[in-house]
Context: one part of a larger RNA
RNA sequence: CCCGGCGAGUGAAUGGGCGUGGCGAGGUUAAGCCUCAUUGAGGCGCAGCCGGAGCGAAAGCGAGUCCUAAUUGGGCGAUUAGUCGCGCGCAUUCGACCCGAAACCCGUGUGAUCUACCCAUGGCCAGGUUGAACUUGGGGUAACACCCAAGGGAGGACCGAACCGGUGACCCUUGCAAUAGUCUCGGAUGAGCUGUGGGUAGGAGUGAAAGGCUAAUCAAACCGGGUGAUAGCUGGUUCUCCCCGAAAUGCCUUUAGGGGCAGUCUCGCAAGUUCAGUUGCGGAGGUAGAGCACUGGACGGGCGCUCCCCCACAAUGUGGGGGAAAACCCGACCAAACUCCGAAUGCCGCAACUUUAGAUUGCGGGAAAGAGGCUGUGAGCUCUAAGGUCCAUGGCCGAGAGGGGAAUAACCCAGACCACCAGCUAAGGCCCCAAAGUGUAUGCUAAGUGGAAAAAGAGGUGAGGUUGCUCAGACAGCUGGGAUGUUGGCUUAGAAGCAGCAAUCAUUUAAAGAGUGCGUAACAGCUCACCAGUCGAGCGACCUUGCGCUGAAAAUUCAUCGGGGCUCAAGCAUACCGCCGAAGCUGUGGACUUCUCGAUUCUUCGGGGAGUGGUAGGGGAGCGUUCUGCAGUAGGUUGAAGGCUGACCGCGAGGCCAGCUGGACGAGGCAGAAGUGAUUAUGCCGGG
Repeated sequence: CCCGGCGAGUGAAUGGGCGUGGCGAGGUUAAGCCUCAUUGAGGCGCAGCCGGAGCGAAAGCGAGUCCUAAUUGGGCGAUUAGUCGCGCGCAUUCGACCCGAAACCCGUGUGAUCUACCCAUGGCCAGGUUGAACUUGGGGUAACACCCAAGGGAGGACCGAACCGGUGACCCUUGCAAUAGUCUCGGAUGAGCUGUGGGUAGGAGUGAAAGGCUAAUCAAACCGGGUGAUAGCUGGUUCUCCCCGAAAUGCCUUUAGGGGCAGUCUCGCAAGUUCAGUUGCGGAGGUAGAGCACUGGACGGGCGCUCCCCCACAAUGUGGGGGAAAACCCGACCAAACUCCGAAUGCCGCAACUUUAGAUUGCGGGAAAGAGGCUGUGAGCUCUAAGGUCCAUGGCCGAGAGGGGAAUAACCCAGACCACCAGCUAAGGCCCCAAAGUGUAUGCUAAGUGGAAAAAGAGGUGAGGUUGCUCAGACAGCUGGGAUGUUGGCUUAGAAGCAGCAAUCAUUUAAAGAGUGCGUAACAGCUCACCAGUCGAGCGACCUUGCGCUGAAAAUUCAUCGGGGCUCAAGCAUACCGCCGAAGCUGUGGACUUCUCGAUUCUUCGGGGAGUGGUAGGGGAGCGUUCUGCAGUAGGUUGAAGGCUGACCGCGAGGCCAGCUGGACGAGGCAGAAGUGAUUAUGCCGGG
């Protein structure tokens, strides 16, 4: 993992709700007892309980009563029948849908054959090395001390097997092994190692102390019990069809992944258009925008209280100049916490009209949900970052299939009852992949732009406009001129148009700057502005706008058109015609729900309208299994149950028939009762 079997909302009591039945101003017995009897039935039992009257704290009064001195007042009542069974949904208390802890507590409970420490009694430590005390001899001293040699053999001494360890690496890690193997390494006469017997234990032991060890288990062993501990947590929770259909919000919460109440869903009863939309009328309001009248901010100018600096003078002052600068004035601005103003929407009320919709409102039974997400719009926070976060207001996903977007919850189109080898469309498309135009007309693009991107940049190219020059000859090119005072003044070594400073005149002219650039040490030289000639028709500047260009670098080939491929397009713009295209709409047939009308044998039929996506969840109707009653049923060896295969019926759960198998039981109907339905719980047991 597969197959088979088992496997999860039950029972009791109580409460209120719905359905149904008995009796009814009443309803009902409990324990117990009696009779019959096979588990049970019938009777007695009237104690008790609920109802029949309430109000008040109470005394108390009473269809009223309480408040009060008293209520023309107010509160709670009176004017509606209950009660006892049965069934269903729910709640509460119990294990309370099932499985699951880590834990906690209890016991003369079991354990020291592992291990820790202790007690008793035994055993073991190859070989080699070092050479303490001490002794003797010799030397030495006044005597010691001290020195030398020999002997000696100490040590938690040294090296190193057994033995005891377990340092590093490799290996192993479904192993040889639930701690091993190989190499290496530590101790190895000691606080050494070890045999046997014995002792100490669960909040206790033992511990050269690591919370270590106490039988592969230790921050409290194991076994049994309390025990079905508790689990706001995770997982699982079994047949079918039909109707409706959420929420991920608010407030509170030792609350935040849990709850309570409300909002939203469903079912029942009641009300009966009250809802919603449009129009009209009447309201409240301070947003968008705008504005500067207030509150603040802030730019420029004028005037200038006040203060400071400088200069002059006839000097505690006067005059002049300059700076900062309040208030005021002029011009132009800014504001969520500014407003002299001020919409659109939205909101409230009234009326009319439209709509009869799974509209609205009240009361009652049952929920789920209280982690939301993306996107458009309006704000806050952040970086006018985020697939960010937090609100508001729509849509969608959630719980929504289908078509488009290459693929892709949310974007665009569109809401799937079923069937059809019928039709029309939406978004989006129509060269091929691939259904439909190589469609029509007029332009644009040359960048494969299209088919990613900014500031910024550019004689790319199209369209429109403004303005200047121009046959008295423009623009470009070519030829010639481009001079004189003058090398202007200053500065400077020099400064001659051309380092720099200030100035920038005049003359001759067709025209020519006290000079546009190159150049020289400075001159020179080249050139420009400007003028003439030549040529002969358009030439410049700027603005608006369409499409393109540069800006443009990423990590495994192309990889930012889905691909092929596309250039008067298969790109872009405008206009137009046709077609394709979905579960949308239509057609034909069928099923179901609901409203209404008409029949009716009274639970069905016919006509018409509307409807049938759906998670959590609510409601409705059914199928099947086991057992019980009718019932010792019908049926059954001329073949029951069960099994295999096939046909038919039912929307479906399923039913029924036939053949084969099987070899003794056993339907259907109407009722009743449940150990009543399994692909999932790393479910349990068995098999593979």
A computed fold for a 688-nucleotide part of an RNA from a Caldifarciminota bacterium, annotated as large-subunit ribosomal RNA, domain II. RNAcentral holds the full RNA, with entries from ENA. Lineage of the source: Bacteria > Pseudomonadati > Caldifarciminota.